c-di-GMP-I-GGC riboswitch aptamer from a Syntrophomonadaceae bacterium, 86 nucleotides, folded computationally. Lineage of the source: Bacteria > Bacillota > Clostridia > Eubacteriales > Syntrophomonadaceae.

C1' cells in the first nucleotide's frame, strides 16, 4: 500500500422490552438486549428514506414544503486498533 483469519488485545450494538427524559413528529437519550459490524468511528457533501412545529393553499376534508431526522441504506470526505494468508 492492499487485503481481512476459527488470531490477539479490546471496541460498537439491530429487532424487542423499560423510563413520571428530550421532541409537535420523525426522531433522539438512558438501562436491559445482541442481530450483526474491520470503520456499525466522525461527517447530512450528493442521492435517499422518514416527518410535517412553522409556513403556503384551500370553504373544509386535505396537499405542499425542512428549517426537523437518519451515516446500522447507497456513494463522497476526514480519522483510526491489530497484522494470518495474498
Nucleotide at each position: 500500500g492492499a487485503c481481512g483469519a476459527u488470531a490477539a488485545a479490546g471496541g460498537c450494538a439491530a429487532a424487542g422490552c423499560u423510563u413520571u427524559c428530550c421532541g409537535a413528529a420523525a426522531g433522539g437519550a438512558a438501562g436491559c438486549g445482541g442481530c450483526g459490524c474491520a470503520a456499525a468511528g466522525c461527517u447530512a457533501u450528493g442521492g435517499g428514506u422518514c416527518u410535517a412545529a412553522g409556513c403556503c393553499c384551500g370553504c373544509a376534508a386535505g396537499g405542499g414544503u425542512a428549517u426537523g431526522a437518519c451515516c446500522g441504506c447507497c456513494a463522497g470526505g476526514c480519522u483510526g486498533c491489530c497484522g494470518a494468508a495474498c